[in-house]
RNA sequence: AGGCGGGUAGCUCAGUGGGAGAGCGUCGGCCUUACAAGCCGAGGGUCGCAGGUUCAAAUCCUGUUCCGCCUACCA
Numbered sequence: 001a002g003g004c005g006g007g008u009a010g011c012u013c014a015g016u017g018g019g020a021g022a023g024c025g026u027c028g029g030c031c032u033u034a035c036a037a038g039c040c041g042a043g044g045g046u047c048g049c050a051g052g053u054u055c056a057a058a059u060c061c062u063g064u065u066c067c068g069c070c071u072a073c074c075a
Base pairs, nucleotide, nucleotide: 001071002070003069004068005067006066007065010024011023012022013021018055026042027041028040029039030038048064049063050062051061052060
């Protein structure tokens, strides 16, 4: 330098055009002598950023940034 994959809740991730979600974690309640486990509930989001297409974008297109991998060049 080029190519590929990825960035969505605190963490790990799903979600390929029409309701933003799961598990774990956090908080509250139930249960327990108490804790754990279990059950119920709550809170938590700039879908990396910007622009475009569309009636409608996490999802399609363009640019850009960050992370990982591969290839090439120099040494």
Predicted 3D model of a 75-nucleotide RNA (transfer RNA) from a Deltaproteobacteria bacterium. It matches the Rfam family "tRNA". Lineage of the source: Bacteria > Pseudomonadati > Myxococcota > Myxococcia.